This is a predicted structure of a 301-nucleotide RNA (Bacterial RNase P class A) from a Flavobacteriaceae bacterium. Its Rfam family is "Bacterial RNase P class A". The family's RNA type in Rfam is ribozyme. Its mean pLDDT, the model's own confidence on a scale to 100, is 76. Taxonomically the source falls in Flavobacteriaceae (Bacteria, Pseudomonadati, Bacteroidota, Flavobacteriales).
């Protein structure tokens, strides 16, 4: 100097005015606080939370798969072993079992599994043993399970459009079928057994009313600094901070200054990917700029 690899930070800043949304306080119309991300994205995982009244057994289906640790939990993270990619730094993992069974392997080759021809050598004289030819693989063969399968462990379902409360309104009119403790139907549960609830009941068709409001709704397994323990992930302690809650959807505009970029040096612009919707922890993907560690390479001293 160039290339690579692993990580970190930022995503315009300050002040003032006006506007929008929301929270707290006050009662007089004020005062104060806050307001879209590192991925809010994908909906791929794991949960918190809510409801399904209550068991149990079996089958099915799905998921995971070296070992140890972390976490609320995971298919995630850390460490380490093994295997693979790379010159390396680093990265990836499809990491249990082929003597439980069934499959698959083109071409070549005599033959791809109880099959075995030819040539040579040895010989206990039996194609018994070995070598050569073909091929990725040729002596009860080995390979393959991101082939079916088996083993071990685990998994109930639905999801904030969950769920709960209030108000308003109406007709279950009509038709058909089943049934009333000898149980129609429904739930637990994907199925079966089992079990529970159940009678002016249930199922189907057809029809009527409603579509409004409130809660859930943001103090959270939260976050920052310091110290201790640990290789690390992470945990504990102390001190501080409170950082959207909309409901068809607010989170903006102007002015001055600063900073950055471009420029015809007069000026212009505010950068890429992109915008909360129950919340949190991960993974994956998109993307601009700056910085740091390490590896390889080039040149100079």
């Nucleotide at each position: 100097u160039a290339a690579g690899u692993a990580g970190u930070u930022c995503a315009c800043c300050u002040u003032a005015u006006c506007g929008c949304u929301u929270c707290g306080u006050a009662u007089u119309u004020g005062c104060g606080g806050a307001g879209a991300g590192g991925a809010a994205a994908g909906u791929c995982c794991g949960g918190a939370c809510a409801c399904c009244a209550u068991a149990g057994a079996g089958u099915a289906u799905c998921g995971u798969a070296g070992u140890g640790g972390g976490u609320a939990a995971u298919a995630c993270c850390c460490a380490u072993c093994c295997g693979g990619u790379g010159c390396a730094a680093a990265c990836c993992g499809a990491g249990g079992a082929c003597a439980a069974g069934u499959g698959c392997a083109a071409c070549a080759g005599a033959a791809a599994g109880u099959a075995u021809g030819u040539a040579c050598a040895g010989u206990u004289a039996g194609g018994c043993u070995g070598u050569a030819g073909u091929g990725a693989a040729a002596c009860c063969a080995g390979g393959u399970a991101a082939a079916c399968u088996c083993u071990a462990c685990g998994a109930g379902g639905u999801g904030c459009a969950a769920u709960g409360c209030u108000a308003c309104g109406u007709a279950u009119a009509u038709u058909g079928g089943a049934g009333c403790u000898u149980g129609a139907g429904g739930g637990c549960u994907a199925c079966u057994c089992g079990u529970c609830c159940a009678a002016u009941u249930c199922c189907a068709a057809g029809g009527g009313g409603u579509a409004a409001g409130c809660a859930g709704c943001u103090a959270a397994a939260a976050u920052a600094a310091u110290g201790c323990a640990g290789u690390a992930a992470u945990g504990c302690a102390u001190u501080g901070u409170u950082c959207a809650g909309a409901u068809a959807a607010a989170u903006g505009a102007u002015a001055a200054g600063g900073c950055u970029u471009c420029u015809u040096a007069g000026g212009a612009a505010g950068u890429a990917c992109a915008g909360a919707a129950u919340c949190c922890g991960g993974c994956u993907u998109a993307u601009g700029a700056a910085c740091u560690g390490c590896u390889u390479u080039u040149u100079u001293u």